Molecule: FMN riboswitch aptamer (RFN element)
Organism: marine eukaryotic metagenome
RNA sequence: AUCUUCGGGGCAUGGUGAUCCCGAGAGGGAAAUUCCAGACCGGCGGUGAAAGUCCGUGACUCCACAUAAAACCUGUGGAUUGAAUCGGUGAAAUUCCGAUACCGACGGUAUAGUCCGGAUGGGAGAAGAU
Numbered sequence: 001a002u003c004u005u006c007g008g009g010g011c012a013u014g015g016u017g018a019u020c021c022c023g024a025g026a027g028g029g030a031a032a033u034u035c036c037a038g039a040c041c042g043g044c045g046g047u048g049a050a051a052g053u054c055c056g057u058g059a060c061u062c063c064a065c066a067u068a069a070a071a072c073c074u075g076u077g078g079a080u081u082g083a084a085u086c087g088g089u090g091a092a093a094u095u096c097c098g099a100u101a102c103c104g105a106c107g108g109u110a111u112a113g114u115c116c117g118g119a120u121g122g123g124a125g126a127a128g129a130u
Base pairs, nucleotide, nucleotide: 001130002129003128004127005126006125011038013037014036015035019030020029021028022027039114040113041104042103043057044056045055046054052102053101061079062078063077064076065075066074084100085099086098087097088096106117107116108115
């Protein structure tokens, strides 16, 4: 340098009932994996020592330019992009041990890190072969 393959996980359970349906009525039935309680999950590279919360980064989202008849796609650049402390050990740890916390895009739907959808997509990168 070329090619091939791989490359994201998670609601067990219980409570309530917005709303809807049946009925003359009293009542009855359905109903949130999203609310409440309680559970479960953690891309990639780096880091004297192993990371969801340190540093950087990917995807998602937006903007500009180029290609494109328009839109989509693709490429380049830019913007945005969440969260942790204390104690212990040690030469060295916001990475290990203990404790208590915190975070998690967009659209759909009774309010979603976990369901459905873009996505059998894409990608940081990893492994192997020549």